[in-house]
c-di-GMP-I riboswitch aptamer from a bacterium, 110 nucleotides, folded computationally. The prediction has a mean pLDDT of 79. Its Rfam family is "c-di-GMP-I riboswitch aptamer". About the family: GEMM was predicted in a large-scale screen for bacterial structured RNA regulatory elements.

């Protein structure tokens, strides 16, 4: 110096919850608390998730100005609007306590 992490020592961190705050949200952040972690230091590089927004299809329902077919209403379609649901894709944006990967560290044993 690398790799490893049996047994200790001395430190570290801080899940959920709950209170306060910031944000459209996902979440982040102070304070309680500790589920737990050998890096649960740090980094948004690659994946994975979550949020928010676009756009194309494609389904359902809704509303209706016009057209239109029918037999005079009921009712068909056609275009136009909005919603809710799926796919594809595009931006922003969280997230290291999911993974991987970079990068710094304790003590210890081989």
């Nucleotide at each position: 110096c690398c790799u490893c992490g049996c047994c200790a020592a001395a430190a570290g961190c801080a899940a959920a919850a709950c209170c306060g705050g910031u944000g459209a949200a996902a979440a982040c952040u102070g304070g309680u608390g500790a589920c737990g972690c050998a890096a649960a230091g740090c980094c948004a590089c690659g994946g994975a998730u979550c949020u928010c927004u676009g756009g194309u299809c494609g389904u359902u329902c809704c509303g209706a100005a016009a057209c239109u077919g029918a037999u005079g209403c009921c009712c068909g379609g056609u275009c136009c609007g909005g919603a809710a649901c799926g796919a594809c894709u595009g931006g922003a944006g969280a997230c290291c306590g999911c993974c991987g990967g970079g990068u710094u560290g304790c003590c210890a044993u081989a």